[in-house]
Context: one part of a larger RNA
RNA sequence: CGCCUGGUGUUUGAUGGAAGGGGUCCUUUAGUACGAGAGGAACGAGGACUCGGGGCCACUAGUUUACCAGUUGUCUGACAAGGCAAAGCUGGGUAGCCACGCCCUGAGGGAUAAGAGCUGAAAGCAUCUAAGCUCGAAGCCCGCCCAAAGACGAGACACCAUAGAACACUCGUAGAAGACGAGUUUGAUAGACUGCGGAUGUAAGUACGAAGCUUCGGCGACGUAUUCAGUCCAGCAGCACUAAUUG
Repeated sequence: CGCCUGGUGUUUGAUGGAAGGGGUCCUUUAGUACGAGAGGAACGAGGACUCGGGGCCACUAGUUUACCAGUUGUCUGACAAGGCAAAGCUGGGUAGCCACGCCCUGAGGGAUAAGAGCUGAAAGCAUCUAAGCUCGAAGCCCGCCCAAAGACGAGACACCAUAGAACACUCGUAGAAGACGAGUUUGAUAGACUGCGGAUGUAAGUACGAAGCUUCGGCGACGUAUUCAGUCCAGCAGCACUAAUUG
């Protein structure tokens, strides 16, 4: 820009894409069919493992420069609290992301190929073929999934009519930028706060105990109690306190 009024939402599906799966073993079929015996199947059904593909994070594991704790050197006069040293190093570790973890990975239908046949003439017989008909593959077309009306044959339905959209602002189930989605006081969108759930592991201060040292005045690592403390949370709720005001 078009789709011959504009807009919002939901769709049909021409067409295109497509991982629709592969393998091994076990049980059963069955010691059956077959075979003199020795031996010894298959169709079908069920299960396990594995490769590939898709999805997910309740469990297990990894990561976790969010966070918590311990600790070395040095600096901030000392304590407390911190800076730097690969995150200083070490021990844990939620959410998120993930695999080593979990789930799924089809039946069926149609037309056929090679092939197997029926009926059957040309050619009184025979012949699957010439007319006609029946089967037959992980392959083809559907079935399942994705995109899709610029499908110019530009489709359909519902609703609205100053309707609606964009900017701006708070954000994330989205994200390189655009875009997409949730909201903007008729509000739980984000933050703060409170609670739940969770991480770490018992804070500071004070009291008591105390190895040891001592210039005999004191100093004192460490331990116990206060204290499942203190600190913290990318999760879940509640709550308009703050910001989504006015435009």